The prediction has a mean pLDDT of 79. c-di-GMP-I riboswitch aptamer from Gracilibacillus suaedae, 89 nucleotides, folded computationally. The model forms 95% of the base pairs in the Rfam consensus. It was read from a public genome assembly, where an Rfam model found it. Rfam family: c-di-GMP-I riboswitch aptamer. Rfam links the family to the GO term cyclic-di-GMP binding.

RNA sequence: UUCAGAAAAAGGCAAACCUAUUGAGAGAUAGGGACGCAAAGUUACAGGUCCGUAUAAGGCAUAUGUUUUCGGAUGGCUGAGCUGCCUGA
Repeated sequence: UUCAGAAAAAGGCAAACCUAUUGAGAGAUAGGGACGCAAAGUUACAGGUCCGUAUAAGGCAUAUGUUUUCGGAUGGCUGAGCUGCCUGA
């Protein structure tokens, strides 16, 4: 440096759910809590999914639906970039 993660060690993260705060919402943050994770570290670049009742424009049907752009969320959905612990080859 590359590949791999069966066993082991050191340490790490923390789903659902509950409480508080926050947001229009998807969600986020903190505490509790562990289903899991070898990148469950990091970056919304590509795709996916979700939200748009606050806020911006348009199409269609038609008068509250749908859809596109746009904006937002998700890295614990997938791919990609960057970085990284231990062990083995």